Transfer RNA from a Nevskiaceae bacterium, 72 nucleotides, folded computationally. The coordinates come from a structure-prediction model, not an experiment, and the mean pLDDT is 83. RNAcentral records the identical sequence in 2 taxa. RNAcentral holds the sequence, with entries from ENA and MGnify. NCBI's taxonomy places the organism under Bacteria, Pseudomonadati, Gammaproteobacteria, Nevskiales, Nevskiaceae. Its Rfam family is "tRNA".
RNA sequence: GGGCUGGUAGUUCAGCGGUAGAACGCUUCACUCGCAUUGAAGAGGUUGAGGGUUCGACUCCCUCCCAGUCCA
Numbered sequence: 001g002g003g004c005u006g007g008u009a010g011u012u013c014a015g016c017g018g019u020a021g022a023a024c025g026c027u028u029c030a031c032u033c034g035c036a037u038u039g040a041a042g043a044g045g046u047u048g049a050g051g052g053u054u055c056g057a058c059u060c061c062c063u064c065c066c067a068g069u070c071c072a
Base pairs, nucleotide, nucleotide: 001071002070003069004068005067006066007065010024011023012022013021018055026042027041028040029039030038048064049063050062051061052060
């Protein structure tokens, strides 16, 4: 330098046109003498950045950035 894969909640990941979810973690409550476990509720996201297409984009297209991997 070129090819491919990925970037979404604090972490690990799903979602692939109709307005974002799970598990763990965090907070509160119940339970307990207390802790843990368990149960209930809740908070937490400019979907890597910028454009384009579309009534509507995390999703499709283009460019760039970052990480991994392969080739040279």